[in-house]
RNA sequence: UGAGCUGAGAGUUUGAUCUUGGCUCAGGGUGAACGUUGGCGGCGUGGAUAAGACAUGCAAGUCGAACGGCCAAUUGCUUGCAAUUGGUAGUGGCAAACGGGUUAGUAACACAUAGGUACAUACCCCAUUCACGACCAUAACCCUUUGAAAGAAGGGCUAAUAGUCGAUGGUCCCUGAGAACGUAAGUUUGAAGGGUAAAGGUUACUCGAAAGAGUUUCCGGAAUGGGAUUGGCCUGUGUCCUAUCAGGUAGUUGGUAGAGUAAUAGCCUACCAAGCCAAUGACGGGUAGGGGGUGUGAGAGCAUGGCCCCCAACAGGGACACUGAGACACGGGUCCCACUCCUACGGGAGGCAGCAGUCGAGAAUCUUCCGCAAUGGGCGAAAGCCUGACGGAGCGACGCCGCGUGCGGGAAGAAGGCCUGCGGGUUGUAAACCGCUUUUCUGAAGGAACAAUUCUUGUUUUUGCAAGAAUGAGGGUACUUCAGGAAUAAGGGGUUCCUAAACUCGUGCCAGCAGGAGCGGUAAGACGAGUACCCCAAACGUUACCCGGAAUUACUGGGCGUAAAGCGUCUGUAGGUGGCCUUAUAAGUUUUCUGUUAAAACCUUUGGCUCAACCAAAGGGCUGCGGAAAAAACUGUAAAGCUAGAGGAUAUUGGAGGUUGAUGGAACUCACGGUGUAGGGGUGAAAUCCGUUGAUAUCGUGAGGAACACUCAUAGCGAAGGCAUUCAACUACAAUAUACCUGACGCUGAGAGACGAAAGCGUGGGGAGAGAACGGGAUUAGAUACCCCGGUAUUCCACGCUGUAAACGAUGCUGACUGACCAUUUGGAGUGUCGACCCUCCAAGUGGUGAAGCUAACGCGUUAAGUCAGCCGCCUGGGAAGUACGGUCGCAAGGCUAAAACUCAAAAGAAUAGACGGGAGUUUACACAAGCGGUGGGCCACGUGGCUUAAUUCGAUGACAAGCGAAAAACCUUACCAGGGCUUGACAUGCUAGGAUGUACUCUUUGAGAAAUCAAAGAGGACCGUCAAUUCGGAUCCUAGUACAGGUGCUGCAUGGUUGUCGUCAGCUCGUGCCUUGAGGUGUACCCUUAAGUGGGGCAACGAGCGCAACCCUCAUCCUGUGUUUUAAGUGUCACAGGAGACUGCCUUGUUUUAUCAAGGAGGAAGGUGAGGAUGACGCCAAAUCAGCAUGGCCCUUAUGCCCUGGGCUGCACACGUGGUACAAUGGAUAGUACAAUGGGUUGCCAAAGCGUAAGCCGAAGCUAAUCCCAUCAAAACUAUCCCCAGUUCGGAUUGAGGGCUGAAAUUCGUCCUCAUGAAGCUGGAAUCGCUAGUAAUCGCGGAUCAGCACGCCGCGGUGAAUACGUCCCUGAACUUUGUACUCACCGCCCGUCACGCCAAGCGAGCCGGGAGCAGUUGAAGUCCCACCUUGAGUGGGCCUAAGCUGAGCUCGGUGAGAGGGGCGAAGUCGUAACAAGGCAUCCGUAGCGGAAGCUGUGGAUGGAACAUAUAAAAA
Repeated sequence: UGAGCUGAGAGUUUGAUCUUGGCUCAGGGUGAACGUUGGCGGCGUGGAUAAGACAUGCAAGUCGAACGGCCAAUUGCUUGCAAUUGGUAGUGGCAAACGGGUUAGUAACACAUAGGUACAUACCCCAUUCACGACCAUAACCCUUUGAAAGAAGGGCUAAUAGUCGAUGGUCCCUGAGAACGUAAGUUUGAAGGGUAAAGGUUACUCGAAAGAGUUUCCGGAAUGGGAUUGGCCUGUGUCCUAUCAGGUAGUUGGUAGAGUAAUAGCCUACCAAGCCAAUGACGGGUAGGGGGUGUGAGAGCAUGGCCCCCAACAGGGACACUGAGACACGGGUCCCACUCCUACGGGAGGCAGCAGUCGAGAAUCUUCCGCAAUGGGCGAAAGCCUGACGGAGCGACGCCGCGUGCGGGAAGAAGGCCUGCGGGUUGUAAACCGCUUUUCUGAAGGAACAAUUCUUGUUUUUGCAAGAAUGAGGGUACUUCAGGAAUAAGGGGUUCCUAAACUCGUGCCAGCAGGAGCGGUAAGACGAGUACCCCAAACGUUACCCGGAAUUACUGGGCGUAAAGCGUCUGUAGGUGGCCUUAUAAGUUUUCUGUUAAAACCUUUGGCUCAACCAAAGGGCUGCGGAAAAAACUGUAAAGCUAGAGGAUAUUGGAGGUUGAUGGAACUCACGGUGUAGGGGUGAAAUCCGUUGAUAUCGUGAGGAACACUCAUAGCGAAGGCAUUCAACUACAAUAUACCUGACGCUGAGAGACGAAAGCGUGGGGAGAGAACGGGAUUAGAUACCCCGGUAUUCCACGCUGUAAACGAUGCUGACUGACCAUUUGGAGUGUCGACCCUCCAAGUGGUGAAGCUAACGCGUUAAGUCAGCCGCCUGGGAAGUACGGUCGCAAGGCUAAAACUCAAAAGAAUAGACGGGAGUUUACACAAGCGGUGGGCCACGUGGCUUAAUUCGAUGACAAGCGAAAAACCUUACCAGGGCUUGACAUGCUAGGAUGUACUCUUUGAGAAAUCAAAGAGGACCGUCAAUUCGGAUCCUAGUACAGGUGCUGCAUGGUUGUCGUCAGCUCGUGCCUUGAGGUGUACCCUUAAGUGGGGCAACGAGCGCAACCCUCAUCCUGUGUUUUAAGUGUCACAGGAGACUGCCUUGUUUUAUCAAGGAGGAAGGUGAGGAUGACGCCAAAUCAGCAUGGCCCUUAUGCCCUGGGCUGCACACGUGGUACAAUGGAUAGUACAAUGGGUUGCCAAAGCGUAAGCCGAAGCUAAUCCCAUCAAAACUAUCCCCAGUUCGGAUUGAGGGCUGAAAUUCGUCCUCAUGAAGCUGGAAUCGCUAGUAAUCGCGGAUCAGCACGCCGCGGUGAAUACGUCCCUGAACUUUGUACUCACCGCCCGUCACGCCAAGCGAGCCGGGAGCAGUUGAAGUCCCACCUUGAGUGGGCCUAAGCUGAGCUCGGUGAGAGGGGCGAAGUCGUAACAAGGCAUCCGUAGCGGAAGCUGUGGAUGGAACAUAUAAAAA
């Protein structure tokens, strides 16, 4: 440089939205463990916890070619000697410091990397030189003694490559004249002098009788130099958390001299000096072996360090040295301590963190295997010996990889299972069945590679070459072939969403599930089961941990106005950072080359195991560090300059800037005096309180303290806090103008320092008013409050402390850049003027609206929250908590710094739509007001609750249940209760079998019974087809059986349909477009208007739909036509049908915008929708109804079904609702006289006449209705008389007697009449209802239901008012707007104490334990030092020191009576603090007080609603 590779999200806060932010999930990984399951092989891997304790065996020996003995065998012969071969205890040499294990300690030059040198280095290699002479012992062995043993002591003999002495010696060591270089320090060279070594063995040959000698081979020995290798030491850089560890250090830092070491060095000692380290984190505490690497990740990173490799450290816990090339030594030594074992009690022995194995603890980790055949190591000349290193096998699915559990055909889509809408679907070509194959398995046969060394022989100059022979643990294994036969081989998890895959049954907030959201309260795709399906597969899941996702610590790559987050403000130290120009340098920076970055691992390619995992080879890379060369833009450094930053100077100006001292008037309180008299004060209303001892009021005089009205402003000044009468003194600052001076002197600022409202504290003053606490009065359920009367601290001054506030622009400081407009303050310039104002411009402030841009949005916007740069501070889910502990400051109050356990899945910001407000505005309604009449009190009726009952059937329950379902409960109805009965059934449709043809059906009689029902007898008597007729068949009926019927049983919260209510209120939506990231908005805001989202204007909207209105019906006027009845007739009333008429059409006025509209008028029967009805938008209340009907599911089936008799639904201490009738004189009674309308009538209405006091009876005319009847149709009304205000000539309940009617039946339980009786009640508390005109009130009449029963309901007409000024005060509603912590939507939400249970942490008299040190004391082994006799491994002493003991503290942990707070916990107690103006606006700081939330004082903030005023801007 090129190529290649390279980044995924989801769920969860809300009614919905966007944002912030946490939690959770999908992926990969592990030395794993657990659960279920389990065929085979290959390659790996396996004590992570107790560096706890260990039985047993093995893990380091070897050399006879270093040495003397001893033993055995063989040979020779002199028969007790020699030789040979083999072996071996001991002396000696080498090894044992490697290999193997573990990670306790260690935060360190331990490790990594890059360098360095004051050093050493056995065995190995190279070079040179040497190896001469002499001597003393000792083990083994023999003898003796001793001990339980381990072992020890004494005597005697002997050898060496053991030991000692001497000689010689160099390129070795020491001293070092002189010389060279150098300023010096010093470096190099160096005459001369002194010192220091050694060991032999063996092969072959020759000589010799032998001993032995010589030569020779090989192995050794000594010295020196070099190499290689391995180490020692030093240095730069890197290397965890903690500042709630801030100061540490006396051998400490350096020097001189010495000791010591292989070597540098305070490494050690003495003396001298007082240094050294530390905010770039010393010292302390916690944790931890380090690296190569490994896991993950797009990467940067983050986490990790098991197996393999490198390094370090350790070897029961400590200390120490010896030997040696190397150790302060895992399988060596000495001592102390702990533990274990042996013992004859006197003493001894031991160290698995080697390989196996045992116990223990633990969720958990293997065989007391085979072999040295290979590789490697030790010794040896070699053969060889040793080797739990290693090579292998065994155990464990612990991991990775591979293989298999068959393949093809096969639809009657079998059976079985499951589901079903009953048709079918699915399991499923799946099985069966047919054909094929044989990996694997079983049996049999064959059968490797790993083998090279080595030995023998030959050859040869050669460690070389050639030939031959022998050696395999794994293993008769891998592998190959043959035979047999689908034969031996599938599970685990999941199926609401995230997340691939669903149905049925069971269960019923239970049992249970759950990673998160969340499922389960009778229709659960979420629990359990079954079936089906999905995923992976010899495995599958779960748990634990790591990375990722998480841009959720943000270097790559985040933020701080309101979500967490700007220090209250300034000055300034360290540090960071820095204007323009020139030169130099080359530290940073960039390029090239180069050394290193062990191997393994990683990537690529190729190759070997049948493939793969695995292994081998080659290449690349390993982002790091060092060296060399080059570049000079930028940063740094050095030097020289500049003036735009900064500062100074001069001139002018400004201001509540600060400190101190004076000073003025108003108000207030008090005191005194005058006038004056009964009140004053205070509040929503009151009271406490003051006042006849004279208040309040008013006048005068005096005293006192505090604060400064108007001016005053969105103004001004100050770093912030903050600052206001006026004057003076002192003092600080800023701006403008000039461009005169300095020449980057700048910016920021960790620590640090200064200032810092109010409250509070200390001392001393002062004290008028206000006023925590406190006292009293009210309010209240209470009122530790709000209101009132008093009132101490305080508020004021001086000095000192405190150091915090919503100390806010919730916005750190500095610099630069980026459209505008308006206002205002200060200074200046210009124009102009006599001067000023005005106007234009410049600079610096203070405000407003807004381009671009930014923002989650709100908003910010040259005074940035825009675009950039520099520096500082701060944030990382909510709560616990700004709390605990520790430290520090303070007199105290308290401030600053600042966690964790535990707990939740949210907490939060902005904006949206609603709902709500004891928020606002506009409007409306019999909503209030103005009126009329009622209810609530009495009695009665009806309904309901409650109570009672065998049953008092069920439903309806604020408005929107309660004279409601029910427009008729004596039986029936009837669903309830008691009793008696029936079981294919009272009712429907099939099927099977049998029966009946005088059958189905109807009627009559008898018996049993309460009836249902059963039994018997008799009489009448049908339909269709065929047919002349009989007959036959059907239909029908009976009996038995089988499917089924039946249910007013449950669920209105599974439903349809229907209905109530808001409300006949004016609203509710859609399409397209536009605006917004989005929820959503606009349209439908606004102005005028309307009963109305009615209409008009205007407008980023333009249109449309459901509602409104109109169309429909009735009534009022007129016309036309027709018609029964009426009348004698005309006529008229009436009925029906059709039509006209009313539209703001006309006039005037008003507001204004021409419009729409409003007010008035004319005409008219009717006037501004003429009156009434029908008509009820989107929706709300899981509103009502499963008992009107229909219907899913569940339940009952000789009963929860059906029939019957009787009872009940009417039951009565009580409460409520709706009505009737009254309480009387606007009345009652009696008598008389008038006037309606709607309706109904043939199982019906019933006339006249007659009887009865009456209810009614008799009677039967008429009428299927404009004809007849109910029905003379009325009653209030009117006329006349009586009553005379009383419990009455009011009122009629209750009760008695006698009657009538309906009906099988009137007792429970009907209605009416007559006579008698004559209760309560004298106008109704709190409260509450209806009504705006033919209405209320009042009067009667009709109808439905109905055998009978109406005070109810539905209709009809008669008489016939009063009032409405008006308003939003009450209630409800509509629109707009505002606040909200509500959205189950104010019947909301929510705070704190108390009580109960559970949990964790802190405090705590203490108690117990661990850790690291300090001081003192005793002091083993041992090195070193000293002394002594004597040469012993001697004795004695000294320094240091492990361990022990003593003491005072530090630190960490466990436990702890008790006291305090915190968190959590379906339905506990007390209040109501907050959210709306939350009913006293809230909150912050501070102080006092109070059961509790909290209240009050004082200063502050707006993160307060509403209103008012002023100012500014925009639009009209």